RNA sequence: AGAGUUUGAUCCUGGCUCAGAACGAACGCUGGCGGCGUGGCUAAGACAUGCAAGUCGUACGGACCAGAGUAGCAAUAUUCUGGUUAGUGGCGGAAGGGUGAGUAAUGCAUGGGUAACGUACCCUGAACUCGGGGAUAACAGCGCCCGCAAGGGCUUUAGCGAAAGUGCUGCUAAUACCCGAUGAAGUCGCGAAGGCGCAUGCUUUUGCGACCAAAGCUGGGGACCGCAAGGCCUGGCGGUUUGGGAGCGGCCCAUGUCCUAUCAGCUUGUUGGUGAGGUAACGGCUCACCAAGGCUGCGACGGGUAGCCGGACUGAGAGGUCGACCGGCCACAUCGGGACUGAGACACUGCCCGGACACCUACGGGUGGCUGCAGUAACGAAUAUUGGGCAAUGGGCGCAAGCCUGACCCAGCGACGCCGCGUGCAGGAGGAAGUCCUUCGGGAUGUAAACUGCUGUCAGGGGUUCGCAAGCAAAGGGUUCUAACACAACCCGGCGUUGAGCAGCCCCAGAGGAAGCCUCGACUAACUCUGUGCCAGCAGUCGCGGUAAGACAGAGGAGGCAAGCGUUGUUCGGAAUCACUGGGCUUAAAGCGCGUGUAGGCGGCUCGGAAAGUGUCGUGUGAAAUCCCGCGGCUCAACCGCGGAACGGCACGGCAAACUCCCGGACUUGAGGUCGGUAGAGGUGCCUGGAACUCUAGGUGGAGCGGUGAAAUGCGUAGAUAUCUAGAGGAACGCCAGAAGCGAAAGCGGGGCACUGGGCCGAUUCUGACGCUGAGACGCGAAAGCGUGGGGAGCAAACAGGAUUAGAUACCCUGGUAGUCCACGCCGUAAACGAUGCACACUAGACGUCGGGGCCUCUGACGGAACCGGCGUCGAAGCAAAAGUGUUUAGUGUGCCGCCUGGGGAGUACGGCCGCAAGGCUAAAACUCAAAGGAAUUGACGGGGACUCACACAAGCGGUGGAGCAUGUGGCUUAAUUCGAAGCAACGCGAAGAACCUUACCCGGGUUUGACAUGCUUGGAUGCCCCCAGGGGAUAACUCAGGUGGGCUGCCCGCAAGGGUGAAACUUGCACAGGUGUUGCAUGGCUGUCGUCAGCUCGUGCUGUGAAGUGUCGGGUUAAGUCCCUUAACGAGCGAAACCCCUAUCGCUAGUUGCCAGCGGGUCAUGCCGGGGACUCUAGCGAGACUGCCGGCGUUAAGCCGGAGGAAGGUGGGGACGACGUCAAGUCAUCAUGGCCUUUAUGCCCGGGGAUGCACACGUGCUACAAUGGCGUGAACAGAGCGACGCGAAGCCGCGAGGUGAAGCAAAUCGCACAAAACACGCCCCAGUUCAGAUUGGAGUCUGCAAUUCGACUCCAUGAAGUUGGAAUCGCUAGUAAUCGCGUAUCAGCUAUGACGCGGUGAAUGUGUUCCUGAGUCUUGUACACACCGCCCGUCAAGUCAUGGGAGCUGGUAGUACCCGAAGUCCGCUCAGCUAACCGCAAGGAGGCGGCGGCCGACGGUAAGACCGGUGACUGGGACUAAGUCGUAACAAGGUAGCCGUAGGGGAACCUGCGGCUG
Repeated sequence: AGAGUUUGAUCCUGGCUCAGAACGAACGCUGGCGGCGUGGCUAAGACAUGCAAGUCGUACGGACCAGAGUAGCAAUAUUCUGGUUAGUGGCGGAAGGGUGAGUAAUGCAUGGGUAACGUACCCUGAACUCGGGGAUAACAGCGCCCGCAAGGGCUUUAGCGAAAGUGCUGCUAAUACCCGAUGAAGUCGCGAAGGCGCAUGCUUUUGCGACCAAAGCUGGGGACCGCAAGGCCUGGCGGUUUGGGAGCGGCCCAUGUCCUAUCAGCUUGUUGGUGAGGUAACGGCUCACCAAGGCUGCGACGGGUAGCCGGACUGAGAGGUCGACCGGCCACAUCGGGACUGAGACACUGCCCGGACACCUACGGGUGGCUGCAGUAACGAAUAUUGGGCAAUGGGCGCAAGCCUGACCCAGCGACGCCGCGUGCAGGAGGAAGUCCUUCGGGAUGUAAACUGCUGUCAGGGGUUCGCAAGCAAAGGGUUCUAACACAACCCGGCGUUGAGCAGCCCCAGAGGAAGCCUCGACUAACUCUGUGCCAGCAGUCGCGGUAAGACAGAGGAGGCAAGCGUUGUUCGGAAUCACUGGGCUUAAAGCGCGUGUAGGCGGCUCGGAAAGUGUCGUGUGAAAUCCCGCGGCUCAACCGCGGAACGGCACGGCAAACUCCCGGACUUGAGGUCGGUAGAGGUGCCUGGAACUCUAGGUGGAGCGGUGAAAUGCGUAGAUAUCUAGAGGAACGCCAGAAGCGAAAGCGGGGCACUGGGCCGAUUCUGACGCUGAGACGCGAAAGCGUGGGGAGCAAACAGGAUUAGAUACCCUGGUAGUCCACGCCGUAAACGAUGCACACUAGACGUCGGGGCCUCUGACGGAACCGGCGUCGAAGCAAAAGUGUUUAGUGUGCCGCCUGGGGAGUACGGCCGCAAGGCUAAAACUCAAAGGAAUUGACGGGGACUCACACAAGCGGUGGAGCAUGUGGCUUAAUUCGAAGCAACGCGAAGAACCUUACCCGGGUUUGACAUGCUUGGAUGCCCCCAGGGGAUAACUCAGGUGGGCUGCCCGCAAGGGUGAAACUUGCACAGGUGUUGCAUGGCUGUCGUCAGCUCGUGCUGUGAAGUGUCGGGUUAAGUCCCUUAACGAGCGAAACCCCUAUCGCUAGUUGCCAGCGGGUCAUGCCGGGGACUCUAGCGAGACUGCCGGCGUUAAGCCGGAGGAAGGUGGGGACGACGUCAAGUCAUCAUGGCCUUUAUGCCCGGGGAUGCACACGUGCUACAAUGGCGUGAACAGAGCGACGCGAAGCCGCGAGGUGAAGCAAAUCGCACAAAACACGCCCCAGUUCAGAUUGGAGUCUGCAAUUCGACUCCAUGAAGUUGGAAUCGCUAGUAAUCGCGUAUCAGCUAUGACGCGGUGAAUGUGUUCCUGAGUCUUGUACACACCGCCCGUCAAGUCAUGGGAGCUGGUAGUACCCGAAGUCCGCUCAGCUAACCGCAAGGAGGCGGCGGCCGACGGUAAGACCGGUGACUGGGACUAAGUCGUAACAAGGUAGCCGUAGGGGAACCUGCGGCUG
C1' cells in the first nucleotide's frame, strides 16, 4: 500500500467481498511448563447454607468464672486482682463492597460562583469544665416442681398466643436525661466609625440589650488535709463554647453531551411579583393573593435508546466505535411510598406502610430480601472455589494489648488474554524400510530415521536457605514535661516473637515425560494421485461438481502458524462508500417547473473609535492511572517502580490592531432613481376582418360520391358528389416568418383602440451600499381532468360499424359523445429539458443575426471600422470517464440555496397536510440481488442507408415435382431387418459390387492363453574344444555379450544334395491377447462448409487514459486488399495472381509397334514388303501473349474502350492449389489413440437366416409419353482406356444369350472393339399407336460349392401406367446446355439406370441490377455478445418467503378526569385516656404522649381516549423459484418511432385522445 467481482474487451460510476488490528468472547480439534492479568455481557429473574460490622470494662451498674486477701471454728460475709460478658451508654453501622434497572438531565465533563450554605472524626488558637435533680434498662419478684422451712431445680412470669411475641410491680448506675449558674470571641436586635464589593451586601473596630455550655474516666505521686474513699498535685484520654485550617459535602451558573420533524407547537405552580412557610442554604421548594406570562425551527413538547467521564480499540491523521477490568462522579438495593435517628441517610445486610413472590402456620397470623464473598437451580453459545489468612496494605472501635474486616492479601479452576521457556544439539547415504507419484528410467518423503557422540532448561526426586518482615516488643540509655530521679511522650536499642501463601540455591537421573491445527482454483504462501459423477458435497467473493475435478472426499507431498490452530460473532480499518481534513449533481444517483420574498448566511471603497473573533506573553486549572520518552526492579519479556513530557481543553490577566464583526464619519464604481429615445407574437379588456369549413334555402345538373395497400361500412334517383347565389354558425389566423423577437417560467402570432409590466441605448442628472442568495412562506404555473353556466363549425378519447388478422378489445376506413372554445372557481402535475439553480468577477479568437446610439465617406441609400445589450455557429487554453463543453462555460474563483449516497421492493405502505374527485406533497421497512448503470470500442444483427459482386434474379435452353421402374432414406414390420450420415453442407452418401464370404445383426451349435503379438515357464532339450577382437574386474580368477571363424556332435526340415540351428516349431502354466463394445462433447489424422469469397494479420511509428484505431479509410480501377493517386503512416506476411499439369499454334530433336508424299516390289484387297523422315501422329525440349504496338478516354497514373497483327488478346479454356477462422460440423465402423466397460464373453469358429422384408412418405436417377419420332435396310467418322487366375481373333454351332475353337497379344504391334447419334433409302400417319415398355407366363444361357429367400443375360409370349405433369423447385453463359454412344475401377457373377472418365453432334439467351437468395466494403441504430434461432414485457397457473389493509381479539407504555385512601410529615382540635424532671405548699398548670379531624399521599378502582406491539377469517400488491399457459409491448425505422404527464378503454403486455420531449 491494495486486491477480486458488472463487459467479448475498455474507461468511468457504483455497490458487494477479501487481506490488517482488536475482544470480558463462544464453538471445533489439540494441549508440556511458568509469570502477569482476567472470568454471569443473558433473568436489576429466584435463592438453600455459611460468612461479609462491629467495637469499647480507661463511660455505667450488675451477673458469672478464676485467683488472692480480711473476719470467722465453719457455713458464710466481705475486699482486691484478673477474665468472660447480656444490658444502659459512646463511636461506627451514610464508609468499604456490589450492580447499571432507571436517568437525555434533578446526571456527567470542563470552567466558574456561593456576598445564599453545612461539616462528626483530624490539625491549630482562645476560654471553660460550677451546682443540683428526676428517671430507666439491667436485676429481682409474680409461674411450675421438690422441700416443714431455708433453699434448690426448671422455665425468658401468670394470662393470651401454634409461633413471633405481648406485661405488671419493685430497686439501681452513668460520659444516659433534665434544671439552674457563669458567659463572649457566638447569634439576634438597636446604634456609631473605617475599609471594600457588580447589586442584594461583605468585612474590621466599638456601645447597649436579649439568648445559649459542659462529664467524666484513668496512670503516677512528695509535702499538706481526710478514719477511709479520697481531696490535692501531675500526666494521659475525654467534655463544653468559640475563631481558624484541612479534607469532605450541599446549592447555583456557563459551555458541551445519541437518534427521530412520519413528534410543530408546548406550558396553569405554568412565567413573574408581593407576603408567608420551609431549609444548613438560594429558589414556586411549598402556600395565599396579583399580573399574564414563559419555552420553541440555534428544534420546545413528544417518542426511542442510553448511566456519564478519565479512558479502551481502531485509524497516517481527522475521525469512528465502545465505556469489561482500574480510577472519579451519579443512580439503585425485591417493587412502590414515607419519614425517624443522626454531623451526615430518606439509609444494600435500620424503621413504618402498601404490593408481588417465597417460606412457616394450629389458618388467627408471622418471617424473609446475595445488584456483598463463595455457592444453588433457572436462563443461556457462555463465565470459576460453598478455599486460606488477617502475615502485608487499608478501615471501624479501643489509652492500649487487641477484636472485627469475603475490603484486602493469597491460593484453587478455565490456553480466556498477553509474555517467556521447552519438546533437544552435532554428525550421519545419491539416500534403508514403509508410503506416494512415475514417461517404469526414476523421483519424493529425506539427514528425516536407524546409528554415533554430546548437552541438560522445564517437569520428576532429594536437600537447603536469604527474601516478601515492616511491625509488636524485654532489659538498658537519652531528650521533653514536672516540685519530681513518678507517670507519660519521643529517639536509640534490640532479647524474644509473627508467614496465608510465594520464591531462590545445590545435588541426582537420563533424550528420557512433552505437537498440533488450518490451508494448498484466483484474491493468497502452498500440487499431485485415487474415489465420486450437477450426486455426495464445498463456498468469504468470483465460483467449483453433469467420467480424466490442482475447488468435493481420502492419501502422499507442500505452505502457514505453533501450545496453540481454525471457525463464528462484534468494532474500527481498508471505505475519499456521508468526503472538516476529503466527494459529487448535462448523459452514471443527484438543480425545486418558475418567480417574489421572511429568517438566516455572505457582502464595495476610505477614515476614526472600540477590542467580540484573532495574535502574543503570563497565571490558574486540565486528579491519579493509561499513552509517549528516559532511567530503574523482577535472569529476559509481559508486568511493575521513579522522573519527565503530554493532556489538543477551559478560565483569568496584560499587550497588539493587519483582517472579520460592532459604533460613528465620508465616498461612488455595486444597486436604485431621473431625463431623452427605442424594438418587440410581453399581459388584460373591448371592437372588428377575410379565407376555409359545415349547415340551411334556392338554382343548374343527373349517377355516382367517398375511401383504401386492396376493399367494405357510409352518402346518393326522396337527386348526393360537382357547381352557382343568398344566409347562419363556431373555431383557428395562410403568406409575412427568420439559427428572428418578447416574457421569470408556463407561454405569446389577423387588424384596431384603451389600460398595463419589463428590457435595451444615450445623458456634464440624483440617492449613497440602499446589495447577493434565500429554509419556511406567498404567487404564477402546458395538456389532461373536475364543478357551475354558456357555446359547439371542425377535430376527436369512449362507443358503433367496416376491414386486416390465427385472434385484432389495435394500427387503416366510415361515423361519433365527452372534450377541445368562453366566463368564474378548482387541480398543481409533464422528457415543466439546455435533462445544466441564482448572482458577481476574471480567462484567445473567427463568423452570422436582432436592438440602440455615435464615428468614417459632402448628403442619403448602401458600405466600413469600433462600442453596449440579446440570439446562434465553429473553435485556443482549460475541464471532462468519454461523448462533449468552451465569454450564453460543463474553465478559474467567491457567496447563498436545493438535491444525491448500489439495484429491486418504491416514489409504494403507514401517518400527516392539501384536493369535490382524480389525485398531489412529504416518505419508510421487511425481504431480495452481485450487480444495476454511464460513455466509448470491436463484432453480430436490422422488415436502416449507400456502393459492388455471384446462373442470385431477369432473358433463355433443358429438367425435377405427375407415370412405370431403379436406387437411397424415413416410417412400419421383424428373431434380426447391423451401424453411421440429418437444412444448405444426410438421403445412386460410407458401399469403386451384401446369394455364401463380406457381416459388424438374429437363431442354433462349438470353443476358452484363445483366429493374432510378446515375454517368462514345463516338456521337447542337448553341447564341447579352439581362434578373433571387446566390456566388467586388477593385466588375475571368474563372468557377460559378439563373429556367414574352424573342428566334433545333437535336434528339425528335406527323396537327395543340402539347408537351418544350439534355438525354434509343438506343448504346460502364467502374464496377457481380443472387442465394428462406449465416449467424435477427451483426441490425432483426414474431410465437408462458408468459398476460389477477397479477405485475414503483423512489425515499427502515430492517435486515444483505454478497449482500440490508423495502415486496411477516401478518389479511381480490377475477377481480386488487382493496381494507381491521395494520405500519419512506412513496410511486411498468409491469401488473390504467378510458378505446376492438361489443352489450343509453331519450331527443333527422335522415328517403332505409329505414318506413307515421292521411289521400288507385291496383293482381289490392305504400309503388306523394301525403303523414306516429307506429312499426320507419338513425346521430349523450346517458341509464343506482355495491354507489347496504334487511337481514344482517364489525373501525365492505374486502367478501360476500340483497332492492328496473331493459332490464341486482355487471368485464351480447363485442372491441381482453399488465408485467419466458423459450425464442440462429420468420422472412436478406414487408421491411430486417452479414459471407461467386457474376459468360458460384448472374444473366436461354424451352419442357416437377415441387411433385398412393404399400407405408405421423401430425395436422386433411368425409360417414356412419340413424327426433330419409331422400325427396317445400307453405309461412315472417335477418344480415352483395359487385358495373363486376362483380353481372346478367325472358323464352326445356336434366332439369341452363348457354346465350341484356338491364332495372336504382358500389347502405338494382338484382343476387348461393330462406336452411336448423324447420313441415305423405305415403311408407319397421330392412334394408347409399328409410341412406351412395366408386369406376368414359358423356354433358356452364363458365373459360381450353391442363384428358393436373393444374380445378370437371352428368346417367345404378355403389353400396365403414361398423351409433357398442381403448388413448388433444380441445372446451365460455349465446345457450355442439350443430345449420342464408348471405356474403366470394384468384380467369380451381378441387381451399374450409379460413380469416374472419354470423345461425337452441338445451341439459345443476357451486357440489366427494381425484386428473391447469398456474399464483400463503408456508414447508421442497438437494451444483442451462446451475438435476432438474440434479448425481453405483462396477465394467468404452481410453490416458498417477508409485508400492507382488515370485523375484531389481546398485551404493554405514558398521561387525563373522578373514586378509594395505608404509612407518614405538616396543620388544627382534644386534657373524656396516660404523664418523672419545669412552675406551684397543694390542688393543679405548662408541656409531652395518646386520640380525632384536615391537606398531601403510594397501591387499587372506574371512564373516555392516545401511542407501541402480538394475533386475525378474508384481502392487496411484492420478492424469489432449469425447462407451465396466453400473447409480442420494448431493444433495429423492433415491423404503428419511443418516452413523459393526464384521461378513457382493454385477458395481458398495452391501445387511443390531448399537450410536451428527442434520450
Small-subunit ribosomal RNA from a groundwater metagenome, 1559 nucleotides, folded computationally. It matches the Rfam family "Bacterial small subunit ribosomal RNA".